[in-house]
Context: one part of a larger RNA
RNA sequence: UGACGGGGGCCCGCACAAGCGGUGGAGCAUGUGGUUUAAUUCGAUGAUACGCGAGGAACCUUACCAAGGCUUAAAUGCAUAAUGACCGUCUUGGAAAACCAGUCCUUCUUCGGACAAUUUACAAGGUGCUGCAUGGUUGUCGUCAGCUCGUGCUGUGAAGUGUCGGGUUAAGUCCCAUAACGAGCGCAACCCCUAUUUCUAGUUGCCAGCGAGUAAUGUCGGGGGUCUAGAGAAACUGCCGGCGUAAGCCGCGAGGAAGGUGGGGAUGACGUCAAAUCAUCACGGCCCUUACGUCCUGGGCUACACACGUGCUACAAUGGUGCGGACAAAGAGCAGCCACUUGGUGACAAGGAGCUAAUCUCAAAACCGCAUCUCAAUUCGGAUUGAAGUCUGCAACUCGACUUCAUGAAGGCGGAUUCGCUAGUAAUCGCACAUCAGCAAUGGUGCGGUGAAUACGUUCCCGGGCCUUGUACA
Numbered sequence: 001u002g003a004c005g006g007g008g009g010c011c012c013g014c015a016c017a018a019g020c021g022g023u024g025g026a027g028c029a030u031g032u033g034g035u036u037u038a039a040u041u042c043g044a045u046g047a048u049a050c051g052c053g054a055g056g057a058a059c060c061u062u063a064c065c066a067a068g069g070c071u072u073a074a075a076u077g078c079a080u081a082a083u084g085a086c087c088g089u090c091u092u093g094g095a096a097a098a099c100c101a102g103u104c105c106u107u108c109u110u111c112g113g114a115c116a117a118u119u120u121a122c123a124a125g126g127u128g129c130u131g132c133a134u135g136g137u138u139g140u141c142g143u144c145a146g147c148u149c150g151u152g153c154u155g156u157g158a159a160g161u162g163u164c165g166g167g168u169u170a171a172g173u174c175c176c177a178u179a180a181c182g183a184g185c186g187c188a189a190c191c192c193c194u195a196u197u198u199c200u201a202g203u204u205g206c207c208a209g210c211g212a213g214u215a216a217u218g219u220c221g222g223g224g225g226u227c228u229a230g231a232g233a234a235a236c237u238g239c240c241g242g243c244g245u246a247a248g249c250c251g252c253g254a255g256g257a258a259g260g261u262g263g264g265g266a267u268g269a270c271g272u273c274a275a276a277u278c279a280u281c282a283c284g285g286c287c288c289u290u291a292c293g294u295c296c297u298g299g300g301c302u303a304c305a306c307a308c309g310u311g312c313u314a315c316a317a318u319g320g321u322g323c324g325g326a327c328a329a330a331g332a333g334c335a336g337c338c339a340c341u342u343g344g345u346g347a348c349a350a351g352g353a354g355c356u357a358a359u360c361u362c363a364a365a366a367c368c369g370c371a372u373c374u375c376a377a378u379u380c381g382g383a384u385u386g387a388a389g390u391c392u393g394c395a396a397c398u399c400g401a402c403u404u405c406a407u408g409a410a411g412g413c414g415g416a417u418u419c420g421c422u423a424g425u426a427a428u429c430g431c432a433c434a435u436c437a438g439c440a441a442u443g444g445u446g447c448g449g450u451g452a453a454u455a456c457g458u459u460c461c462c463g464g465g466c467c468u469u470g471u472a473c474a
Stems, first nucleotide, its partner, number of pairs: 001474002003471003007468007015458002019421004026313008034304002042053002064299003068295003076123002079120001081119003088104001092101003107114002125288002128286003134282002136277003139273001141271001146185006152161003165176003191265004196233007206223002210221003236259001239253001240251004315414001319373007331362003336355002340351004380411001385406007427450007
C1' cells in the first nucleotide's frame, strides 16, 4: 500500500421488511447430469453452465457410428508440356448411393492459338490438440462511483497529499474548508423512442359540417379534426414561500401536457476471475497426409431405471361450454400474403380477385349480452392410447406438425425451501416476427388490450461504496 475480520461509524440496492404472483407436489415440453449405446458429435459447470452456442437435428445440416468408394483429391489459384479428343449427354448393365464399366456425339480457327477437359508439377485439406502460447469477441463485479496523471509539497524510503474533513447528491454531483493547484478516463449532458403543442406538407391515410350519388360502402366534390413525417417550441429548481453562508432540501405552492435525471433505450472507467471461446473467424506451435482428408447410403445427435434446472397446462364457478356482439399496436408478404365462392364435421382442397403494400391480405383474445352446467375427479383437467385422415417434402418407420371420432391418466393449490416484481410495473389476455419446404415454438425477440396491492422502516440476511481500526496474511 492492499486484502481480510462472526471490529467500529456513515450510506445505498426488490437486500430485508410490507405486499402480489410463482418454484418445490402432478402431467407434459425443453436443457443438463448419469446410465446405456456401434454412435448416442463437440463445447458451456457456484453466483457469471443447464429453453445456453442452436434465431428451426427426418435427408441435408453433421462435426459422431456402421458399411461401401476416391487419393493433386469435394472447392480455388497459377505454371508447363502432351493429347484430339476430353468434358458432357443419353440410354444400357452392376450397385443402397457414391462409384465402376459400356454406348453415342465430336467446338471455333487467321493454323500462331483460344475455350474446356485429362495428364504432369506446385500450392492443398483437417469442426485434429493446446483459450495455460495468442488476436478479436463476450460474461461478471456493475451503470457500482470509482480509477489515475502532471507539477508542487511531506517522508531516508516503500509511499502519502490531491481523492481527506463539514454539508449535499442518483453520482469523486456540487458547495464550503484546505499544501495543494490543475488535468484525464468514468458520472452527467450531447444520440434514439415516448408524453404536449406550433408551422409546413397532404396520398394510398381520415371525415364533423356542406353538396352530389347508391340496395349498401369516404363512393365523388370538398374539407375542420385525427393521423402521417420534416422543421421548431417547451422543463431550467426558471418563478413564489420556508430553511441554509453556499451547494441544496422541503411545499395537496403557482403555472404547465409534463417538475425536479418526466418515462424507457443505447452507452459499461482502471481492472478482477491464467473466467468463456483454437467449433464464427484469424493465428504461433504440435500432430494426420491412399487419412485424423474427402464422397456417399443407412443409422445416431430424439436412447431411459433415475437425479436436477427452466418452462407450459391444470387442479375449476372471479369458472367450463354454446350462440351472438365490440375494441389494438407493432410487424410480414411475389417460389409470397391470400379476400371471396364452392366442396369437406375439420385439418384442408378446387376455383379465383387484389396487393412489390398508409391502397390488398395475414387479422385479435381476455371483455360484453343471453343460455346452460351446480361442486362431482364433474360438461374440471387434458396426458396416454386406438382408428381414419390433411399438409409439407425425393422421402414422415426409426423421427414432423395438424384434423376428426373414440379413449379420458395424474392432478383436491403442493414439505423444508426458494424466485420475480415498486406503476402503466406485477398479474392476466391475445398478436406479430426472425430462423424456416415443413416443424417438435410451451423457447427467443418485439407489440399492444385489461390492470392491482404494498413500502412503518434499516434491527437482521445478501451484495456493494466511503472513512477508520486490528492483523502472526501478500

The prediction has a mean pLDDT of 81. A computed fold for a 474-nucleotide part of an RNA from an uncultured prokaryote, annotated as small-subunit ribosomal RNA, 3' major domain. The RNAcentral record of the full RNA draws on ENA.